[in-house]
RNA sequence: GGCCGUGUAGAUCAGUGGAUAGAUCGUUGGAUUUCGGCUCCAAAGGUCGCAGGUUCGAUCCCUGUCACGGUCG
Numbered sequence: 001g002g003c004c005g006u007g008u009a010g011a012u013c014a015g016u017g018g019a020u021a022g023a024u025c026g027u028u029g030g031a032u033u034u035c036g037g038c039u040c041c042a043a044a045g046g047u048c049g050c051a052g053g054u055u056c057g058a059u060c061c062c063u064g065u066c067a068c069g070g071u072c073g
Base pairs, nucleotide, nucleotide: 001072002071003070004069005068006067007066010025011024012023013022018056027043028042029041030040031039049065050064051063052062053061
């Protein structure tokens, strides 16, 4: 340098053109408890890597680019 894959919450990952983007763990608050743990309830937390395009509508499709991984030379 060519090609392929991945990038979504603090972590691990779903989702795949249309609803307010979700789950588990974690964090915070509350209930329970003598206190803590366990359990239960609730909440916060996201420019869906970035930029552009297509579309009535993009996390999803297309192009470029960045990071990481793989592969070929």
Predicted 3D model of a 73-nucleotide RNA (transfer RNA) from Micractinium conductrix. Its Rfam family is "tRNA". Rfam describes the family as follows. Transfer RNA (tRNA) molecules are approximately 80 nucleotides in length. The sequence is in RNAcentral, with records from Rfam. Model confidence (mean pLDDT): 80 of 100. The organism belongs to Micractinium, within Eukaryota.